The part of an RNA shown here (large-subunit ribosomal RNA, domain IV) has 333 nucleotides and comes from a Candidatus Falkowiibacteriota bacterium. The RNAcentral record of the full RNA draws on ENA and SILVA. Taxonomically the source falls in Candidatus Falkowiibacteriota (Bacteria, Bacteria candidate phyla).
Context: one part of a larger RNA
RNA sequence: UCUUCGUUAAGGAACUCGGCAAAACAGCGGCCGUAAUUUAGAGAUAAGGCCUGCCCAUAGCAAUAUGGGCCGCAGCUAAAGAAGCCCGAGCGACUGUUUAUCAAAAACACAGCUCCCUGCUAACUCGUAAGAGGAUGUAUAGGGGGUGACGCCUGGCCAGUGUCCGAACGUUAAGGGGAGAGGUUAGACCUUCGGGUUGAAGCUUUGAACUGAAGCGCGGAUGAACGCCGGCCGUAACUAUAACGGUCCUAAGGUAGCGAAAUUCCUUGUCAGGUAAGUUCUGACCUGCACGAAUGGCGUAACGACUUGGGUACUGUCUCAACGAAGAACUCG
Numbered sequence: 001u002c003u004u005c006g007u008u009a010a011g012g013a014a015c016u017c018g019g020c021a022a023a024a025c026a027g028c029g030g031c032c033g034u035a036a037u038u039u040a041g042a043g044a045u046a047a048g049g050c051c052u053g054c055c056c057a058u059a060g061c062a063a064u065a066u067g068g069g070c071c072g073c074a075g076c077u078a079a080a081g082a083a084g085c086c087c088g089a090g091c092g093a094c095u096g097u098u099u100a101u102c103a104a105a106a107a108c109a110c111a112g113c114u115c116c117c118u119g120c121u122a123a124c125u126c127g128u129a130a131g132a133g134g135a136u137g138u139a140u141a142g143g144g145g146g147u148g149a150c151g152c153c154u155g156g157c158c159a160g161u162g163u164c165c166g167a168a169c170g171u172u173a174a175g176g177g178g179a180g181a182g183g184u185u186a187g188a189c190c191u192u193c194g195g196g197u198u199g200a201a202g203c204u205u206u207g208a209a210c211u212g213a214a215g216c217g218c219g220g221a222u223g224a225a226c227g228c229c230g231g232c233c234g235u236a237a238c239u240a241u242a243a244c245g246g247u248c249c250u251a252a253g254g255u256a257g258c259g260a261a262a263u264u265c266c267u268u269g270u271c272a273g274g275u276a277a278g279u280u281c282u283g284a285c286c287u288g289c290a291c292g293a294a295u296g297g298c299g300u301a302a303c304g305a306c307u308u309g310g311g312u313a314c315u316g317u318c319u320c321a322a323c324g325a326a327g328a329a330c331u332c333g
Base pairs, nucleotide, nucleotide: 001328002327003326004325005324006323007322008321010319011318014317019314029051030050031049032048037042039149053070054069055068056067057066058065059064071075084312085311086310087309088308089307090306091304092303096108097107112147113146114145115144116143117142118141124133125132126131150299151298152297153296155229156228157227160226161225162222163221164220165219166218169217170216171215175211176210180206181205182204183203184202187198188197189196190195230248231247232246233245234244257291258288269285270284271283272282273281
């Protein structure tokens, strides 16, 4: 010096990103007592106090209760062991699950809600198939997507994309169809005898019209489908602001609620609270760079090894270190 421990004057978080670590609280024993809030279950062992040994008497079956007495610094036999607590905010309702080996969470799941598919040889999944699962089930069932208890709610837009429905018309493949065209040549004709022209049938290459489904075009519906939800200018008898008006564009221009937020760049916004002093925190305001309604919005008791602010208790975290124990390092043997 290191590791693991023990103790410490005065102060008591001044330490630090942060009370990290440590200390402290302490019996789901008895008695008393217990707030806000609340889904009336809870919160709650809330919080906060007091008692506890032994002997005798009385009551009682006993547990125990009442009264009296004894000793100690100390009686849960007290050695071991055995919650610190309170107030506020965010997120997630909850118990649960997860990155075996840096993440346990606000992520996943969840009950509940909702949409779509499926009439049974079901949809869907596995398999080339046979077949199997679904299910020895039958729409109060099964599969898939989203949201995520509960409470109050869930606004506008179907122009684009998707899905569903429709079938008149347009377009559209293979196939059907075969008009027509080309190649080959038996023959015919011409010949300078080398060849040339024409050319039926057959074989062969190609091929127009016409016919021809879904799809697409087309018409409609549909948002708890993918998604989207404006700009400029002016106006009130102080000023300021604009209920109001004008204009352009759009499928329609963000409703309720919330809002410097796990979202706010400017920003340590402004005001208020808490502190002697507060970039964090809480309550408001609204100028929302760039919240917003099941990619859910806003609340919410209980719950949380979650995140965050404050307080009380407590302490070597610190002012500021000191001493001690065990084991190492190191030195000597």